SAM riboswitch aptamer (S box leader), 97 nucleotides, folded computationally. The sequence was found by an Rfam model in a public genome assembly.
[in-house]
């Protein structure tokens, strides 16, 4: 990088450093000098894999995550309308090439 598969309306933040963009892409909308994003430390959530456990489960290890539904939409169907349904794209885990 790519393939398969599962999940994505729940949940979980403080401090330090830095200093202007950030929320994948496009449109919208939002976050941001009352310091966002990022990095580090500590803390937490969760339970995909390992582990323990007869099971429910636990949370030690490997990931992941801690604004907003994956923030909403984008393509198709349907509808008076839309927290509608499905797909695509994306993210994460596990396995494979």
């Nucleotide at each position: 990088c790519u393939c398969u598969u599962a999940u994505c309306a729940a949940g979980a933040g403080u401090g330090g450093c830095u200093g202007a963009g950030g929320g994948a892409c496009c449109g919208g909308c939002c976050c941001g000098a009352u310091g966002a994003c990022g990095c580090c430390a500590c803390g937490g959530c969760a339970a995909c894999c390992u582990g323990c456990g007869a099971a429910c489960g636990c949370a030690a290890g490997g990931u992941g995550c801690c604004a907003a539904a994956u923030c909403c939409g984008g393509c198709g169907a349907g509808c008076a309308a839309g927290a509608u349904c499905g797909a695509a794209a994306g993210a994460u885990g596990a396995g494979g090439g």